[in-house]
Molecule: Bacterial large signal recognition particle RNA
Organism: uncultured bacterium
């Protein structure tokens, strides 16, 4: 150098999460890589960290170690995104409501009457009356073979008799039920009423009465409610970024045994 044989080793590995710590059953990611049993209120082990039994490769493209690549995971550690919220700050925006200056439009006393005041209606609540619909109660008329209530013929039982007894049908009459009802009473319920009585109502619109001379609209300023913007902060939430951290497949380089025979 080659050839038989055997051993060590390998027959996947990572992430997260859980564990006092490794590992695995499960999730997820890469991979194509054995077989049984055990196991997530879990199951084996102890830093040499699955256990227990079998099977295959087996000293080198296959085992080991180091370095580079990098699939995927995690991590508000940093930026940015928009999102919801809180403010006792702003000479900020525009809408409301009060006032208020000059100007400026169109009204106001004639039988047409401004600013206001009182009363009413429209609207709300409560209450009461009335109407409607329903049901109840009430009258009528019906309605129990027996298991309701009189009366109880015949028939049956006690009795010498006299007479008693229980009792079917029939005939009265009720009970549930059933049917029809003008009227009165309850009781519920409204898309009920030119209706009554209280009470209530920022304010707008009608009507009455009263009253007698000014309001309205616009530009401008004061205040003031809240809302929008800023501006101050509080909160989760995303990952297009940036930062760390684990890190498979994959190349690269080194390294690593016995025994026999030629």
């Nucleotide at each position: 150098c080659c050839g038989u044989g055997c051993u060590a080793g390998g027959u996947g590995g990572g992430g997260a999460g859980u564990u006092a710590g490794c590992g695995g059953u499960g999730c997820c990611c890469u991979g194509a890589a054995c077989c049984u049993g055990c196991a997530a209120c879990c199951c084996g082990c102890u830093c040499u960290a699955g256990c227990a039994g079998g099977a295959c490769u087996g000293a080198a493209u296959u085992c080991c170690g180091c370095c580079c690549c990098g699939a995927g995971g995690g991590g508000c550690g940093c930026a940015a995104g928009g999102c919801c919220g809180g403010u006792a700050g702003u000479u900020g925006g525009a809408c409301c409501g009060u006032u208020u200056u000059c100007g400026g439009g169109a009204g106001a006393a004639a039988a047409c009457g401004a600013c206001g005041c009182c009363g009413g209606g429209c609207c709300c609540u409560g209450u009461g009356c009335g109407g409607u619909g329903c049901a109840g109660a009430c009258c009528u008329g019906u309605g129990a073979a027996c298991c309701c209530c009189g009366u109880c013929a015949g028939g049956c039982c006690c009795g010498g008799g006299a007479g008693g007894g229980a009792g079917c049908a029939g005939c009265g009459g009720u009970a549930a039920g059933c049917a029809g009802g003008a009227u009165c009473c309850u009781g519920c319920a409204g898309g009920u009423g030119c209706c009554g009585c209280a009470g209530g109502u920022c304010u707008a619109c009608c009507c009455g009465g009263u009253g007698g001379a000014c309001g309205u609209c616009c530009c401008g300023g004061g205040c003031g409610u809240a809302c929008c913007a800023c501006g101050c902060u509080g909160g989760a939430c995303u990952u297009u970024g940036c930062c760390u951290u684990c890190g498979a497949c994959g190349g690269g380089c080194g390294g690593u045994g016995c025994a026999c025979g030629g």